The part of an RNA shown here (small-subunit ribosomal RNA, 5' domain) has 519 nucleotides and comes from an uncultured bacterium. Its Rfam family is "Bacterial small subunit ribosomal RNA". The prediction has a mean pLDDT of 81. RNAcentral holds the full RNA, with entries from ENA and SILVA.
[in-house]
Context: one part of a larger RNA
RNA sequence: GAUGAACGUCAGCGUGAGGCCUAACAUGUGCGACCCGAGCGGUAUUGUCUCUUCGGAAAUGAGAGAGCGGCUGACGGGUGCAGAACACGUGUGCGACCUGCCUUUAUCCGGGGGAUAGCCUUUCGAAAGGAAGAUUAAUACUCCAUAAUAUAUAGAGCGGCCUCCUUUAAUAUUGAAAGCUCCGGCGGAUACGAGAUGGCCACGCGCAAGAUUAGCUAGUUGGUGAGGUAACGGCUCACCACGGCGAUGAUCUUUAGGGGGCCUGAGAGGGCGAUCCCCCGCACUGGUACUGAGACUCGGACCAGACUCCUACGGGAGGCAGCAGUGCGGAAUAUUGGUCAAUGGGUGCAAGCCUGAACCAGCCAUCCCGCGUGAAGGACCACUGCCCUAUGGGUUGUAACCUUCUUUUGUAUAGGGAUAAACCUACCCUCGUGAGGGUAGCUCACGGUACUAUACGAAUAAGCACCGGCUAACUCCGUGCCAGCAGCCGCGGUAAUACGGAGGGCGCUAGCCUUAUCC
Numbered sequence: 001g002a003u004g005a006a007c008g009u010c011a012g013c014g015u016g017a018g019g020c021c022u023a024a025c026a027u028g029u030g031c032g033a034c035c036c037g038a039g040c041g042g043u044a045u046u047g048u049c050u051c052u053u054c055g056g057a058a059a060u061g062a063g064a065g066a067g068c069g070g071c072u073g074a075c076g077g078g079u080g081c082a083g084a085a086c087a088c089g090u091g092u093g094c095g096a097c098c099u100g101c102c103u104u105u106a107u108c109c110g111g112g113g114g115a116u117a118g119c120c121u122u123u124c125g126a127a128a129g130g131a132a133g134a135u136u137a138a139u140a141c142u143c144c145a146u147a148a149u150a151u152a153u154a155g156a157g158c159g160g161c162c163u164c165c166u167u168u169a170a171u172a173u174u175g176a177a178a179g180c181u182c183c184g185g186c187g188g189a190u191a192c193g194a195g196a197u198g199g200c201c202a203c204g205c206g207c208a209a210g211a212u213u214a215g216c217u218a219g220u221u222g223g224u225g226a227g228g229u230a231a232c233g234g235c236u237c238a239c240c241a242c243g244g245c246g247a248u249g250a251u252c253u254u255u256a257g258g259g260g261g262c263c264u265g266a267g268a269g270g271g272c273g274a275u276c277c278c279c280c281g282c283a284c285u286g287g288u289a290c291u292g293a294g295a296c297u298c299g300g301a302c303c304a305g306a307c308u309c310c311u312a313c314g315g316g317a318g319g320c321a322g323c324a325g326u327g328c329g330g331a332a333u334a335u336u337g338g339u340c341a342a343u344g345g346g347u348g349c350a351a352g353c354c355u356g357a358a359c360c361a362g363c364c365a366u367c368c369c370g371c372g373u374g375a376a377g378g379a380c381c382a383c384u385g386c387c388c389u390a391u392g393g394g395u396u397g398u399a400a401c402c403u404u405c406u407u408u409u410g411u412a413u414a415g416g417g418a419u420a421a422a423c424c425u426a427c428c429c430u431c432g433u434g435a436g437g438g439u440a441g442c443u444c445a446c447g448g449u450a451c452u453a454u455a456c457g458a459a460u461a462a463g464c465a466c467c468g469g470c471u472a473a474c475u476c477c478g479u480g481c482c483a484g485c486a487g488c489c490g491c492g493g494u495a496a497u498a499c500g501g502a503g504g505g506c507g508c509u510a511g512c513c514u515u516a517u518c519c
Stems, first nucleotide, its partner, number of pairs: 001518003005515002008512002012371003016367002018364002020329001025327003029324003035070002039068002045062004050057002078282003088206006097199002102195003105191004110144004120133005150173004155168003159164001179186002208254003215245003221241007257279004261272004284305005307318004335361001337360003343357001344355004374405004385395004410456006424441008463508002466505002468489003474503005484491002
């Protein structure tokens, strides 16, 4: 000098930032991922109107919740367990790869079929949850047609950096689609098409400690073939060979998320990796795959385990390292708050809905910065206290009292709803057919905010450590190697500037001091 700090003591305010470093311990409760009726059938409920035997019936319109279907749930948010590794950083390669939504290019959207959830009936179970029958729809499923630069076969030509790339014609094989509409639109299919975005893979170099770890290795190292993958590869398997790594530190052990950066330092270095950003790993512990463009999925599934809970004992349910909150641990770390107004995300044509992301507020001197606790005048240099060489002097000290002034701040009252408009609605303009711009209207959590005005009155506001040297600041009393102090040197055994108290002084100041850690 610094800190995600803590302890003690003291404490007026504001802006900005930060806030479980320990038990990746356990978790009551609420919320954190849903949206779409412009894909589909359709119920409860209900409006209008007609009839009525006053019970109700018919017609027509609106229409939750649930279900099928589509998109999203792989993002966003948390945490640092593991991992010494192509994990990360940097630079390359991919002639070995994938990419939903988006943009763009070209072409197409013809004709059929059978189911199933829901609903209804019956039924099992304490519950969780099922079972059977009947019946119905779709942008769900499926068949046919048509379409290839796909696959296979044997050809021809251009090019190149080895495995190749590219162009072209032939034969055979496989292989698409979906409609809705408020008539404005919204969608669907194919293509080794093009782009963008995101990702996979491989490599050079860099990236802890220990030799009181010296040998390690059997899918191990390489080959052939096959399987598998989006793709290369012992990735996996069969067979063959006997290889591969190592004092330029293999193997083993210990420790650790990596980087941008942060602290310190003139620098070189040293230490660290909280907040913010990028990447990685993880989601009660271990394993597994399914779905999907994308996962081996925090708030999905299955199995095993530990733990907790419910039970009618037959059987079931759960996973806060999301936001709050609780217990425990600890020196120690906050509210079971508000709003989707803005930014962003999902979905939807849109209005909108959802969003503990986010924006705000609450708590904490935890840190940085700023402000205040008054200003000017005022000497019989008053009284008290303390000290002395003591009829006196010094100091506290212009300090107080007192006079005049100010009102930051504070209190009260009133105003103010400011600092963003987009989306949307109406109209207009420009290019052009979908965007851009303008005018008016609408929407503000924060917010009883900020800010402004008026009134009042110095009114509401100073502490902490130190004073032997290092190190700025000295005397008296008490104590008497005691009690005690102490970062180092060292003080204390009868005049202690070093212990305790007092007066005085010095330093910093809403803080100060101590402890811990780093330079």